[in-house]
Context: one part of a larger RNA
Molecule: small-subunit ribosomal RNA, 3' major domain
Organism: metagenome
Formats: sequence, structure tokens, C1' cells
RNA sequence: UGACGGGGACCCGCACAAGCAGCGGAGCGUGUGGUUCAAUUCGAUUCAACACGAAGAACCUUACCUGGGCUUGACAUGCUGGUGGUAGUGACGCGAAAGCCGAUCGACCCUUCGGGGAGCCAGCACAGGUGUUGCAUGGCUGUCGUCAGCUCGUGCCGUGAGGUGUUGGGUUAAGUCCCGCAACGAGCGCAACCCCCGCUGUUAGUUAAAUAUCUCUAGCAGGACUGCCGGUACAAAACCGGAGGAAGGUGGGGACGACGUCAAGUCAGCAUGACCUUUAUGUCCAGGGCUACACACACGCUACAAUGGCCGGUACAAUGGGUUGCCAAGCCGUGAGGCGGAGCCAAUCCCCCAAAACCGGUCUCAGUAGGAUUGGAGGCUGCAACUCGCCUCCAUGAAUCUGGAGUUGCUAGUAACCGCCGGUCAGCCAUACGGCGGUGAAUACGUUCCCGGGUCUUGUACA
Repeated sequence: UGACGGGGACCCGCACAAGCAGCGGAGCGUGUGGUUCAAUUCGAUUCAACACGAAGAACCUUACCUGGGCUUGACAUGCUGGUGGUAGUGACGCGAAAGCCGAUCGACCCUUCGGGGAGCCAGCACAGGUGUUGCAUGGCUGUCGUCAGCUCGUGCCGUGAGGUGUUGGGUUAAGUCCCGCAACGAGCGCAACCCCCGCUGUUAGUUAAAUAUCUCUAGCAGGACUGCCGGUACAAAACCGGAGGAAGGUGGGGACGACGUCAAGUCAGCAUGACCUUUAUGUCCAGGGCUACACACACGCUACAAUGGCCGGUACAAUGGGUUGCCAAGCCGUGAGGCGGAGCCAAUCCCCCAAAACCGGUCUCAGUAGGAUUGGAGGCUGCAACUCGCCUCCAUGAAUCUGGAGUUGCUAGUAACCGCCGGUCAGCCAUACGGCGGUGAAUACGUUCCCGGGUCUUGUACA
């Protein structure tokens, strides 16, 4: 000087407390451990691994296994030699395909007509490697933490390590600002500048049957600054209350992550040193596996019901997506879906009837509710749904009657509940993830305690 303390003082955070909804029990989905397996590819492992890489594993993907092939190679560049019925086409046959065999047909460019180029063949250099090392690395990322800190120049103090500044008194979300001070300044951080939402004005306007206003769309501008008033305060910073205002003291949200820590993560996104491999650790193909199942954990979905289930009626969104696409009307089918073909490269057409809510009826506390599982019959995508897809209908109807110890999220348009859209994508195991709107709470006395963090101080046999 740091680090640490079941030392002290002060302060903060959904950290506790006060509340609301959960998880932990059930069934199912997904991930992981374990076990099994020819293989169940690999990585991630306290917080900060475990619906994580994976924004889509039937083949492909695919890296794994079994079996069958190829060897200058699936891909790149260079050199040498060869090649005219050459390149290309590839019938027949073997085969699961890859591949092997190779009949037939049969070219191009330049030319001084010798030949050269491209291609092909042989050979040599080399290619290739999701092989190893994230403890050789770049880049990127997580975390402490959006915590308020981390430093420098000159000066001053100290033999020196170093200190001072950055401590102190106030204040703040903040090393924010004020006052004081052997310090005076400065940098990286904080804040602001950027984007979205909320108010107003203004300009323009495709779409909407017509016109205008409005709503809207997309640009520009204004508006909020403790500016005004009162109080408290050193009459400093600031704090408390009020007015006006759509909005008030950072208005709400986002992007943005200082010096550094964890030899944190990633050689499998990419790049890359070294090592290893080279008729195989490369590469092609078929099938299988990644989907196994005594079990354990993690994240979720659906429930256990009456503020509910079922039936009928009837309202009100927003974000988005669409041309190998979205697909209307109409018709067929109980339905998934099929036929159909209008419109739309989209404020124009389509996806697209939002659901909870509301109104009426019914059920009356019951395994009623609940929907797992299984049988049957169908539909769709796709070369192909056996391993291993989704959907529909009929039948079947399991566990579950609010969940032990423990544990998670959330302070407002939040939690909770409700549906909708998107990416990936032929299809989909999405209950995931990212967004969007609808309905819309409760509680915070307080900082003693748990966890994490900041500043000062103290102890130390630690560095």
C1' cells in the first nucleotide's frame, strides 16, 4: 500500500422487512448429471453451467457409430510430363448409395499451322483435419456493476515503499455540486450530447367511395431549466412545500459498461503460434445414433376448480410477416384439411374472427374438474414420418383435492392474468426465445438482521 476480520462508524441496492404471484408435491415438455450403448458427437459446471452455444437433430444438418468406397483428394495455387476422338455426354452391368466398369454420341479459344490455352490424365510441391493446447494467442463475451470509482502532470511531504490531491463539513442517483484544505490543474468514468414514448405548433400526404376537419403517417420546431413563489440551510451546494403545466426536480424506457478482477468462457463462429495426422485423425455414401432410461437436479407448461367448467350470443388492440410468398370470396368435409382462384412486391390485398372481458343459460362441490396414456380412423409436409414429425375426429380417461425443509421474481401501467405476432423453418416435437398490445393490483413501519456493494477508520503472525 492492499487484502481480510463472526472490528467500528456512515451510506446504498427487491438485500431484508411489508405485500402479490410462484417454484419445491402431480402429469407432461426441455436441458443437465448419472447409467446404458457400436455410438448415445462436442463444448458450457457456484453466483456468472443446466429452454446455455442450438433463431428449428426424420435424411441433410452431423462433428459420433457400423459398414461400403476414394487417395493430388469434396476445395485452392504453382511446376513438370502426357493427351485428339481430348473435354463433355455418360447406355449396359455390379451396387444400399457412393463408387467401379465403360459402349455410343461428341466439342471450344488463339495460331507464324510447328504448336499454345482451357479441360482431362500421371507425377511433384501441397491441399485437408469440428485432431490437441482458451494455461501460447487475436477477436468477441460473461461477471463484479451502470457499482462510483480508477489515475496522471507539476508542486509539496517522506531516507524509501509511498502519501498528498481523492481526506474533512454538508449535499447528491453520482469523485454530483458547494465550503474548507499544500495543493493547483487535468484525463478515463458520472451526467449531457444519440434513439423511443408522453404535450403543442408547423410542413407534407399515399391509403381510406367524395370533400374538409380529426385520428394517423413522417419530417422540422417548441416545451422542463430547481426557471418562479414560500420555508430550511453558512443565506453555499442543496432539500422540503407550492403555483403554473401534457409532463417536475434524472418525466418513463433504451443504447451506452472506467482502471481492473476471475490464467473466467470460447482453438466448435472466425482468425492464429506450436504440436499431431496424411491410402487417414482427410473425404464420399447408406443405415443407425445425437430422441436410450432403475434414477437425481434445473428451467418451464397444464392443472388440482365455482372470482370456475361447458354452451350460445356479442364487443374492443398493437407489434410484425408475405412473390420458389401471404392467400380472399365461394363450394366440399364434424374437423384437420381439400377444391378454387380474386387481390397483393403491400398504410391499398392477405395472414387476421384477438383472448381474457360483457350478456344469457346450464352445472351445484362431485375426482364434477383435470387432461396424461392408449386403441382406432383420417389430414398435411416431405424422396422418405419404423426407429423419430405435426394436426384432426371418435373412443379411452391416469396422477393430481394448493405441495416438507427450503427457495424465486416483482415497487406501477410494474406484478399477476389474457391473447396476438415474429425469427429459425419443407414440416416440427416452441410449453422456448424475442417482441406486441388488452385487463390491471397489493405493499414499503423501517435498516436490527441475511446477501452484495461504496467511503472513512482500526487490528493483523497474510501478500